[in-house]
Molecule: transfer RNA
Organism: Solirubrobacterales bacterium
Order: sequence, then C1' cells, then structure tokens
RNA sequence: GCCUGGGUGGCGGAAUUGGUAGACGCGGCUGACUUAAAAUCGGCUGUCUUCGGACGUGUGGGUUCAAGUCCCACCCCGGGCA
Repeated sequence: GCCUGGGUGGCGGAAUUGGUAGACGCGGCUGACUUAAAAUCGGCUGUCUUCGGACGUGUGGGUUCAAGUCCCACCCCGGGCA
C1' cells in the first nucleotide's frame, strides 16, 4: 500500500437486515432477609435542563418522513496478502 472484520452505557454485549437505542449479564446505589455479614430476592442506574424538553451509537458530511443500520471521507483496533 491492498483486502477483510470491528468501534454502541462504568465494563462485556444485543438491536431479527432502515421504524420506541441500550435487551441480557457484570459492576454500582438502595431496600428486604440476618444478631451481623455472605448468598438470595425486589427497585433504581447515559448527559444536560428553565422540568416543557433537548442531546447521545469513533469523527465529519450525505441519502431518507425516519439512520447504530445505507453511501462518502477520515481516525483507532484485530486478521490476511504483498
């Protein structure tokens, strides 16, 4: 240099081929149980806010009524070829 897979919460990882983003697990906070704790179980858990809402999928554009998903450029990580 070329080809290929990937980048989504604090972490891992889904989103069924464009239609409610974050299911599920881990972690965290809180409550129940306990003499106390562990284990177990319930609830909550992105950011900002004038509390009406707005923003948020590596970055910047594009297509579309609508984009994590499609297109272009770039950045980063893994694999292959030379």